[in-house]
A computed fold for a 107-nucleotide RNA from an Alphaproteobacteria bacterium, annotated as Guanidine-I riboswitch aptamer. It was read from a public genome assembly, where an Rfam model found it. The coordinates come from a structure-prediction model, not an experiment, and the mean pLDDT is 87.

RNA sequence: GGGCAGGGCGCUUAGGGUUCCGCUGACACGGUCAGGUCUGGUCCAAGAAGCGCUACCUUGCUGGCAAAUUCCGGCAAGGCACACGGCGGGCCAAAAUCCCGGGAGGU
Numbered sequence: 001g002g003g004c005a006g007g008g009c010g011c012u013u014a015g016g017g018u019u020c021c022g023c024u025g026a027c028a029c030g031g032u033c034a035g036g037u038c039u040g041g042u043c044c045a046a047g048a049a050g051c052g053c054u055a056c057c058u059u060g061c062u063g064g065c066a067a068a069u070u071c072c073g074g075c076a077a078g079g080c081a082c083a084c085g086g087c088g089g090g091c092c093a094a095a096a097u098c099c100c101g102g103g104a105g106g107u
Stems, first nucleotide, its partner, number of pairs: 007054006015044002020041002022038001023035005056079009082102001084105001088100003
């Protein structure tokens, strides 16, 4: 200097808006319209948030076959670090720490 990686899913939270519910107001009042600068429920939701499972890796034990440190499994324990980040665009009703994105950029 270059390359390959730093995985996935579920549940939840920070956070988010306003399709539905609720709430508030008005009205021609079994409803219609407006309001998210309405606490909320449904809903969306984190790479740099949490918990769990899984993938992968290491070690030990163990099964298969003629055989195995080497192939295909099983069980257990452990590992899974670090991480500052725009503008702008996109999705759904809309917005967002969602997606573009561990991006651009910075150290």